RNA sequence: AGAGUUUGAUCCUGGCUCAGGAUGAACGUUGGCGGCGUGCCUAACACAUGCAAGUCGAACGGGAAGCUAUCUUCGGGUAGUGGAGAGUGGCGAACGGGUGAGUAACGCGUAACUGAUCUGCCCCAAUGACCGGGAUAACGAUUGGAAACAGUCGCUAAUACGGGAUGCGCUCUGGGUAGUUAGAGAGCCUAGAGGAAAGGCGGCCCUGUAAGGGGUUGCGCGCUGGGAUGAGGUUGCGGGCCAUCAGCUAGUUGGUAAGGUAAAGGCUUACCAAGGCGACGACGGGUAGGGGACCUGAGAGGGUGACCCCCCACACUGGGACUGAGACACGGCCCAGACUCCUACGGGAGGCAGCAGUGAGGAAUAUUGCACAAUGGACGAAAGUCUGAUGCAGCGACGCCGCGUGGGCGAAGAAGGUUUUCGGAUCGUAAAGCCCUUUUCUAUGUGACGAGAAUGGACGGUAGCAUAGGAAUAAGUGUCGGCUAACUACGUGCCAGCAGCCGCGGUAAAACGUAGGACGCGAACGUUAUCCGGAGUUACUGGGCGUAAAGCGCGUGCAGGCGGUUUUGUAAGUUACCUAUGAAAGCUCUCGGCUAAACUGAGAGAGGCUAGGUGAAACUGCAAGACUAGAGUGAGGUAGAGGUGAGUAGAAUUCCAGGUGUAGUGGUGAAAUGCGUAGAUAUCUGGAGGAAUACCAGUGGCGAAGGCGGCUCACUGGCCCUCAACUGACGCUGAGACGCGAAAGCGUGGGUAGCGAACGGGAUUAGAAACCCCGGUAGUCCACGCUGUAAACGAUGUACAUUAGGUGUUCGUAUGCCUGCGGGUAUAUGAGUAUCGAAGCUAACGCGAUAAAUGUACCGCCUGGGGAGUACGGUCGCAAGGCUAAAACUCAAAGGAAUUGACGGGGGCCCGCACAAGCAGCGGAGCGUGUGGUUUAAUUCGAGGCUACGCGAAGAACCUUACCUGGGUUUGACAUGAUAGUAGUACGGAAGCGAAAGCGGAAGGACUCUUCGGAGAGCUAUCACAGGUGCUGCAUGGUUGUCGUCAGCUCGUGCCGUGAGGUGUUCGGUUAAGUCCGCAAACGAGCGCAACCCUCGGCGUUAGUUACAAGUGUCUAGCGCGACUGCCCGUGACAAACGGGAGGAAGGUGGGGAUGACGUCAAAUCAGCAUGGCCUUUAUAUCCAGGGCUACACACACGCUACAAUGGUCGGUACAAUGGGUCGCUAAGCCGCGAGGUGGAGCCAAUCCUCUAAAGCCGAUCUCAGUUCGGAUUGCAGGCUGCAACUCGCCUGCAUGAAGUCGGAGUUGCUAGUAACCGCGUAUCAGCACGGCGCGGUGAAUACGUUCCCGGGCCUUGUACACACCGCCCGUCACGUCAUGGAAGCGGGUCACGCCUAAAGUCGGGAAGCUAACCUAACGGAAGCUACUGCCUAGGGCAGGAUUGGUGACUGGGACGAAGUCGUAACAAGGUAACCGUA
Repeated sequence: AGAGUUUGAUCCUGGCUCAGGAUGAACGUUGGCGGCGUGCCUAACACAUGCAAGUCGAACGGGAAGCUAUCUUCGGGUAGUGGAGAGUGGCGAACGGGUGAGUAACGCGUAACUGAUCUGCCCCAAUGACCGGGAUAACGAUUGGAAACAGUCGCUAAUACGGGAUGCGCUCUGGGUAGUUAGAGAGCCUAGAGGAAAGGCGGCCCUGUAAGGGGUUGCGCGCUGGGAUGAGGUUGCGGGCCAUCAGCUAGUUGGUAAGGUAAAGGCUUACCAAGGCGACGACGGGUAGGGGACCUGAGAGGGUGACCCCCCACACUGGGACUGAGACACGGCCCAGACUCCUACGGGAGGCAGCAGUGAGGAAUAUUGCACAAUGGACGAAAGUCUGAUGCAGCGACGCCGCGUGGGCGAAGAAGGUUUUCGGAUCGUAAAGCCCUUUUCUAUGUGACGAGAAUGGACGGUAGCAUAGGAAUAAGUGUCGGCUAACUACGUGCCAGCAGCCGCGGUAAAACGUAGGACGCGAACGUUAUCCGGAGUUACUGGGCGUAAAGCGCGUGCAGGCGGUUUUGUAAGUUACCUAUGAAAGCUCUCGGCUAAACUGAGAGAGGCUAGGUGAAACUGCAAGACUAGAGUGAGGUAGAGGUGAGUAGAAUUCCAGGUGUAGUGGUGAAAUGCGUAGAUAUCUGGAGGAAUACCAGUGGCGAAGGCGGCUCACUGGCCCUCAACUGACGCUGAGACGCGAAAGCGUGGGUAGCGAACGGGAUUAGAAACCCCGGUAGUCCACGCUGUAAACGAUGUACAUUAGGUGUUCGUAUGCCUGCGGGUAUAUGAGUAUCGAAGCUAACGCGAUAAAUGUACCGCCUGGGGAGUACGGUCGCAAGGCUAAAACUCAAAGGAAUUGACGGGGGCCCGCACAAGCAGCGGAGCGUGUGGUUUAAUUCGAGGCUACGCGAAGAACCUUACCUGGGUUUGACAUGAUAGUAGUACGGAAGCGAAAGCGGAAGGACUCUUCGGAGAGCUAUCACAGGUGCUGCAUGGUUGUCGUCAGCUCGUGCCGUGAGGUGUUCGGUUAAGUCCGCAAACGAGCGCAACCCUCGGCGUUAGUUACAAGUGUCUAGCGCGACUGCCCGUGACAAACGGGAGGAAGGUGGGGAUGACGUCAAAUCAGCAUGGCCUUUAUAUCCAGGGCUACACACACGCUACAAUGGUCGGUACAAUGGGUCGCUAAGCCGCGAGGUGGAGCCAAUCCUCUAAAGCCGAUCUCAGUUCGGAUUGCAGGCUGCAACUCGCCUGCAUGAAGUCGGAGUUGCUAGUAACCGCGUAUCAGCACGGCGCGGUGAAUACGUUCCCGGGCCUUGUACACACCGCCCGUCACGUCAUGGAAGCGGGUCACGCCUAAAGUCGGGAAGCUAACCUAACGGAAGCUACUGCCUAGGGCAGGAUUGGUGACUGGGACGAAGUCGUAACAAGGUAACCGUA
């Protein structure tokens, strides 16, 4: 510090995700040791049991047990000692410890104030402590009660209680006085009044026999002043969310008086006034203890508030006071409530959010431990007691830190595992083995510090140390597709599974599972959760808003923010220094202590919008003054569809009336509905009415925007120019607010010609609720009112300033020139409005003085897509609806710009038998062949639009043959190797069985080499293996088809672009051609094109087997020549080229062939061959016989033959070429009607044979018929091939004589020696050809042309496509899942308000009752207490409400889901351009 992920690729925007650190954690796997920390985050849920606050006999009375002495009636008594337990009293219990429920608050933090206060114990100073008195617990007696406990009577003490005295610098009251303060009190002077105490013990001294008394000292007590500490109160500032909480408030705000408090104060009460708070966020709601700090981060920030420290709050829930220095009190009291427990049912008891511990909850959090030895606390004079504070130990890898699980040598690179191309590689010096060490471990011994002069150690026989033993006791976990370090094998087969994101898995998975190996970390390692970071992804540091999310539709303007030049002052901001504070811990640095580290001690520093003080005065602010450049006013002019109202004009449409006139008109792609003989349309005349203003008219004008268009008048707003007279910063922006605001729409009333939602009809269509047509209501128009939205757009907020130019246009001004006096023109200068463009900016497109450049000020808005501009709430509206505006859930994208393609029912140019023009066909019939389908035991398999279908197959009777049935064989029909065996061995195969294969095995009977042992070959057996037309053409090679013989496809260097890419290859011509020429940021090159090759056509030449009578060369086959736009004319750009011509056998590639660029179709082929993987191995191999591939209702494709007279039949007659031939072609002759037979000459071929070519020509006949056409089908008889023609061949003869009379929609081939017609040959092959491949004969028609169909090429354009239009994609409906809104209601929580009731308690009243201290003349009084009572009030009840969850029949939309249904809305002109608002 970045990375992955949107795309075919690119740049950008933008989200999601990852790598880091952290945790009071939890879970999974694993687990040796130690140190230091840390451990209920959930139920402030309920708690058994024990402990956590007592202490003091030196405050007081009394005093048990025990002990001693003594007495004894042996029961015990007495005296002394002793001091338990309880009580009175004092101090403490308000600390320490826990928890975070509540609290958004002066609660906390910080800085101040208290002149408005208190402060026990402690410290300092001063002073005092005198006199008397009455009770009461304990105790004793007694009563009630289950208990808790309570009552009555009696006794008694005090440092308990009360009275009196004295008394200050104490308190209160009156008067006076100086200074200070915003305002006083304490001061000082003076007069008066009031208020206190407690003693006890020890030591020492004096006195006394003693008891006792006195003094002194220490302790305690009272009053006063001060300090310290702690506490109360007040204030400034800081610090969380929601505005879908905008208004709140009656003790409310202030005053006066009184009460109350330690103390100011509406703190409380009465009266008076009507204030107080609030967009600088009141009030309300939801959440939350705050801080030091902790985590993260470069920082700024963000998140957190465990442990430790400070503060606050709370103590079962709510209320209340008492005591006290201090509480409204965790282990106190009273009351109410809920809960639990005891009970004799009458009543009682309780409060772990103290330490342990239990249950419950939960993913989850420890021992009912030891000790007061240390530190600290309470009490005490002290000893000491108490202390779950604390110190320690226990449990937990929960965290941090440290140590170890051994070290060295060791290659036969062992065994074994894994893998393999079988060679090897790897685990791996790893192991074994040899040598060494002992941290740890075990055993034994010794043994601390922590403890100060002494005693005293829970931890602890711990840490440490020493000795001995022995490598001994000690390694896992996660990952290995990319991010991200680390790869192979097997298994699995979109299954099982993985996954943080992208994504893996459908038979070769480095992504699943296992194994081996590797990588990371290591007593841990992963996962999950949460926080920060990365994220500059809320942007203060540090972002944006033309098109990605984002400028309010536009203006006016209050608050607010910001503000020209200059002078003086001030000192709020600012800045410098000083003072104070910012607790400790923590953090940083330095030094030190535990062996080191973690941990810890000491010192220093950092940490602040902090407060106060003293300075400075540039800038901002503030105050005062001045200025004119901003702004405004004035004077003089110009232009204009600026606005409002009134009037008016002509053209046109429609309607009405009349005339002329007759059959149609109108409308469309074509029609129809409609109108018209009741007279339309057309035409003429007149009239009515409404709406809109042609031409002018213009990227012209005006307006803030919406918007504004005939002409005239009235009223009226603004801009601009010139002058520089006036004011003197008066300015800019602008949250709220207010106003304006197209169309549609709404209300009331008018108006209505045309147009025209809805609606009706006609068409179109599969449908057509649309597009098209005929009608037509609201509406469109006017007045008044509402609505308040638009793609209200320049998708660009307003204002100001700065920064090259060119060109056009509108309106001014100045100057010059010209003038026909209207004006024109040039230059300069303003104000608009357009266009091109420098710099600059931008992701690019683009913007560019009218900025999207560079700056300033202010406002608005954005933060992934969807859900959604939706729900709920509020508000506005008559309504429609507008404004404001979420969440759950869901996706990993959604998007912008540009690029390359592909596509378009986009455009341009061009080509092709593509169309057109022609000729002949196919599609109808019969037959042949192939295919589909069906059938079958099998009808083997493949090929499937063009590019499968007379295709693989250049030829299925057996074979072929792969299929079926049946019968056999199993190292095999075939190959190689190993081992063993074999000598009458290999070979041979008789008889027999059998359909054959096969089984069986008699006679006969070998070979090569030799070192004579044997070896080879052969055979037999066994083992490796053979074999497979079994699967996968989507694992492959090779080959092939197709686009397409189309003219394209690329590269190097350079240049342009951030980049994908572009340029070149585009453009202007031209060509069959990216062919060539020219231009050009390109210059060159490659694969294609062309040429080179073969063949046909002319000539020359050479040769001559054959041809031929010779000789010759019209023949044969070799070598050359020939054609190149070379020549001429024209067109063209002086080019390339094109048009015409000459010559020539041939002319512009002369005809034909071979030749197929980069690539496309996962095109075809595993069955031609080869081949990975999988499958099979007495079978999916192999052999044999028979059958099948030849089936047959039917459908398609390609052919043949026909339908006849351009013909059929018969007779005669003429002319070819390519080929083939010895297992062959086969002559003549003879036989047969014929197929053929016989025959055998000749020929290994220019020699012989095939070999009569046919159409044609001549003649005859048929005469338009299902025929003398046509030949299917069938019967009979034959021939040939072949082991064999039944299934299932071909041919012949005779007989039979089907359909068919030229073929619907549609569709094919062909541009010249071509089509068409005619025959001939050949491959395959024993035989079988209507097919294939060739050959020659006869031999046409037509092409105006490129509008259209199909295919293709180039350029361009649009795109939401890139699997690329067979694309993409929208909505309803149906089904499932999920979250959510509404909803009659139902049932909860919270919150106040009203009324009723009201415990305890303070305060007030208290006439009734009671009462020791004081007074008293003894009656009583004073004073107090109680009952009772008033106000307040927790709680309870009643009623209405607000708010917020849950739930709810039904219902609304939303999201997601496999290939469901219906259509086709959008993307191309998406087939009616799309989109926005509205109905």
Molecule: small-subunit ribosomal RNA
Organism: uncultured prokaryote